[in-house]
This is a predicted structure of a 73-nucleotide RNA (transfer RNA) from a Candidatus Omnitrophota bacterium. The coordinates come from a structure-prediction model, not an experiment, and the mean pLDDT is 80. NCBI's taxonomy places the organism under Bacteria, Pseudomonadati, Candidatus Omnitrophota. Rfam family: tRNA. By type it is a transfer RNA.

RNA sequence: GCCCGCAUAGCUCAACUGGCAGAGCAGAUCCCUCUUAAGGAUAAGGUUCGAGGUUCGACUCCUCGUGCGGGCA
Numbered sequence: 001g002c003c004c005g006c007a008u009a010g011c012u013c014a015a016c017u018g019g020c021a022g023a024g025c026a027g028a029u030c031c032c033u034c035u036u037a038a039g040g041a042u043a044a045g046g047u048u049c050g051a052g053g054u055u056c057g058a059c060u061c062c063u064c065g066u067g068c069g070g071g072c073a
Base pairs, nucleotide, nucleotide: 001072002071003070004069005068006067007066010025011024012023013022019056028042029041030040031039049065050064051063052062053061
């Protein structure tokens, strides 16, 4: 330098053929317990990497950029 893949909650990851963004863990509150751990319940937590474009509608499709990983040279 060229090619491919990935980027979503604090962490690890889902989200089909474009149609209201979810789970587990962690954290919070409560229950249980002499106390802690374990267990149970409840609620919260997101400018979906950035900027444009297409569309009635974009995590999803297209373009450019950034970061990470891999391949070729």